[in-house]
Context: one part of a larger RNA
RNA sequence: GCCAGGGAGCUUAUUGUCAUGGCAAGUCUAAGCCCUUAAAGGUGAAGACGAAGGGAAACCGAGUUCUCGCAACUUUUGUGAGGAGAAGCGUGUGAAAGUGCGUUGAGUCAUGGCGGUAAGGCUAGAAGCCAGUCGAUCUAUUCCUGAGCAAGCUGAAGGCGGGCGAAAGCCCGCUGGAAGGCUGUAGCAGUUCUGACGUGCAAAUCGUUUGUGUGACUUGGGAAUAGGGGAUAUGAUCCAAUCUAGACUGGCGAUCGCUAGUUCCAACCGAAGCGUCUCGCAGGGCGUCCUCUGUGGAGAUAGCAUUUCCUGUAGAGCACUGAUCUUUUGGUAUGGGGGAGAAAUCCCUCGCCAUCAUUUCAAACUCCGAAUGGAUAUGCAUCGUAGAAGCAGGGAGACGGGUUCGUGUGACGUAAGGUUCACGACCGAAAGGGGUUUAACCCAGACUAAAGUUAAGGUCCCUAAAUUUUUGCUAAGUGUCAAGCCAAAGGGCGUGUUCGCGCCAAGACAGCAGGGAGGUAAGCUCAGAAGCAGCUAUCCUUUAAAAAGUGUGUAACAACUUACCUGCCGAGCGUGAGCGCCCCGAAAACGGACGGGGCUAAAGCAAAGUACCGAUACUUUAGAUACUUGUACAUUUACAAGUCAUGGUAGGUUGGCGUAGUGAUUGGGUAGAAGCAGGGCAGUGAUGUCCUGUGGACCGAUUUCUAUUGCAGAUCCUGGU
Numbered sequence: 001g002c003c004a005g006g007g008a009g010c011u012u013a014u015u016g017u018c019a020u021g022g023c024a025a026g027u028c029u030a031a032g033c034c035c036u037u038a039a040a041g042g043u044g045a046a047g048a049c050g051a052a053g054g055g056a057a058a059c060c061g062a063g064u065u066c067u068c069g070c071a072a073c074u075u076u077u078g079u080g081a082g083g084a085g086a087a088g089c090g091u092g093u094g095a096a097a098g099u100g101c102g103u104u105g106a107g108u109c110a111u112g113g114c115g116g117u118a119a120g121g122c123u124a125g126a127a128g129c130c131a132g133u134c135g136a137u138c139u140a141u142u143c144c145u146g147a148g149c150a151a152g153c154u155g156a157a158g159g160c161g162g163g164c165g166a167a168a169g170c171c172c173g174c175u176g177g178a179a180g181g182c183u184g185u186a187g188c189a190g191u192u193c194u195g196a197c198g199u200g201c202a203a204a205u206c207g208u209u210u211g212u213g214u215g216a217c218u219u220g221g222g223a224a225u226a227g228g229g230g231a232u233a234u235g236a237u238c239c240a241a242u243c244u245a246g247a248c249u250g251g252c253g254a255u256c257g258c259u260a261g262u263u264c265c266a267a268c269c270g271a272a273g274c275g276u277c278u279c280g281c282a283g284g285g286c287g288u289c290c291u292c293u294g295u296g297g298a299g300a301u302a303g304c305a306u307u308u309c310c311u312g313u314a315g316a317g318c319a320c321u322g323a324u325c326u327u328u329u330g331g332u333a334u335g336g337g338g339g340a341g342a343a344a345u346c347c348c349u350c351g352c353c354a355u356c357a358u359u360u361c362a363a364a365c366u367c368c369g370a371a372u373g374g375a376u377a378u379g380c381a382u383c384g385u386a387g388a389a390g391c392a393g394g395g396a397g398a399c400g401g402g403u404u405c406g407u408g409u410g411a412c413g414u415a416a417g418g419u420u421c422a423c424g425a426c427c428g429a430a431a432g433g434g435g436u437u438u439a440a441c442c443c444a445g446a447c448u449a450a451a452g453u454u455a456a457g458g459u460c461c462c463u464a465a466a467u468u469u470u471u472g473c474u475a476a477g478u479g480u481c482a483a484g485c486c487a488a489a490g491g492g493c494g495u496g497u498u499c500g501c502g503c504c505a506a507g508a509c510a511g512c513a514g515g516g517a518g519g520u521a522a523g524c525u526c527a528g529a530a531g532c533a534g535c536u537a538u539c540c541u542u543u544a545a546a547a548a549g550u551g552u553g554u555a556a557c558a559a560c561u562u563a564c565c566u567g568c569c570g571a572g573c574g575u576g577a578g579c580g581c582c583c584c585g586a587a588a589a590c591g592g593a594c595g596g597g598g599c600u601a602a603a604g605c606a607a608a609g610u611a612c613c614g615a616u617a618c619u620u621u622a623g624a625u626a627c628u629u630g631u632a633c634a635u636u637u638a639c640a641a642g643u644c645a646u647g648g649u650a651g652g653u654u655g656g657c658g659u660a661g662u663g664a665u666u667g668g669g670u671a672g673a674a675g676c677a678g679g680g681c682a683g684u685g686a687u688g689u690c691c692u693g694u695g696g697a698c699c700g701a702u703u704u705c706u707a708u709u710g711c712a713g714a715u716c717c718u719g720g721u
Stems, first nucleotide, its partner, number of pairs: 001721006011119013026049003032043003053060002064087005072079002088103006122261004129251006140225009149215001151183003154179001158175007187212003193207001195206002227243001229239003264656006274287005289397001290395006299383003303380004308375003315368001316366002321362003326357001329354004335350006401427003405424004410420003432443003447623007457613003460597003466610001468609006479599002490584003494581010511568005517541003522536003547562001551560002624646002626643007657710001659707003663703006675694008
């Protein structure tokens, strides 16, 4: 992992509400007693709830009137249960006005469904807290009694002998054998390799290396100290593989806002991740949002148009407030600097205040001011007597949201698959088709089955459908990407196209050939300056034309060349601006991605046309469920017609299937029950039924009630494999 069995919203009390039933201004008994196999039954009014409220209390004390009106009934413009409204009434308060609560009679008992509360309270899961008991065969310390430590080295005190000395004493030699002495065995320890091993030989071992090895040494046996306690050369170290408080048992099903799991089917509706409070932020309470029931009885509204109003945002502006560039005029006593004067004081300037003109600004400025938005009324539209709005009650879930997806004339941020908002859509809780893949992008909201038609998107092959028709563009494999998943600024005598201006058969543009002069070497400057270092000026003449000179060049000249003119030639040329496609800009790590193959007058891009493919969309046919109407029928239900509907997580509601047992009714079985195996049929489904084989003794059906009633999961439990 698999298989089998077990395995999680139960029970009691009380309370709320709904349904059903009994009795009803009343309803019900409790304990007890009687009877009884038991259950049931009888008795039992103590007591409980209700029939009156208001008030802290003293105390006082209602239960009426009128109008509208659904159902229904009458049938004529009516009556009217329940319902709505108005007025009264009771009582509290108040001087009063007024105002709070109550008031036009329905409860109670039982059973059941769903909730709340108290209890272990759906199941499993802590670390922990407390009590009692058991442990010192491990280990810590201590006590008693035993045992053990190769060999060698060093050579303390003391002793003996000798020498010296007045003596104290000193020196030498021998002896001696001390020491928490030295090297090192056994033993004990456990340093290094951070070696081996690391599902091991082993829940601490193996190898190597190392420490100690006569002592604070090692060790056998026996004893002592016990859990907030012991022991401790102290490490919160040890106290039986357990220690910042042992183990076991109990309190105990501790508690857990956390995690995991939570068992059959179908039908209807269908959320929220928001507001507010919270020692609150992984949780709760209340409200919004979902559902069910009742009541109610005709309106409701997210759309569109119009009517009448509301607003101070975007923008704009400077009229206020507050900033702000430049400026005019005035003031400046006690601001700074300078000057005149003996001083008073005066003058100049900067600054400051006010002011004139002018400039630029504002979330907490506004002389102005939209679009949207909101309210109101009417009309249309949609929904609604197949029951709207409103109201009341039962049950929830939820209070981690997400996507830029679109919009914003929002905020923060350099930006972000960023953060935070508003309105909407979608995912969440939505399948199907397209986008290679792909929660939220495009199409489209799946009751079942079949056939057809389309949407988005596509039609060379993979791959269903055009190698379709017409016209252009692109040469870069650009591209073949709607977006998500884009490359930019800046460049291009790449190419197409549009427009403007200029030149041109009186011959343009390009090329080739010829001319390209004189005053003059212009003047100045300068060693020189002659078209061409530099400065100033830039005239006149002859001409078809020719600069006081465009570029080389010289020391300066010279020389070459250009402008300009002519000849040859013979048709377009030059320039500016825009648009389309394309090119450069363009660098990442295995070889590599337009989905791939591949594609070039495309199978690319742009623009038109026709045809086809393509979904659970749409249409048609048949069927199911729901609802309505009609007929039959007391009902359940059946039939016929019709209608809009039938995605769905949490969740609410409804109807069923199956298991075990009880009562009632009724069946099957040795001519073969249950169970098991294989198969057929029926049902939307849970499931049912039949046949064959096996098996060898019990088993059903209908209906009522009861429940230890349904498993794939919980590192679930037990067993098997």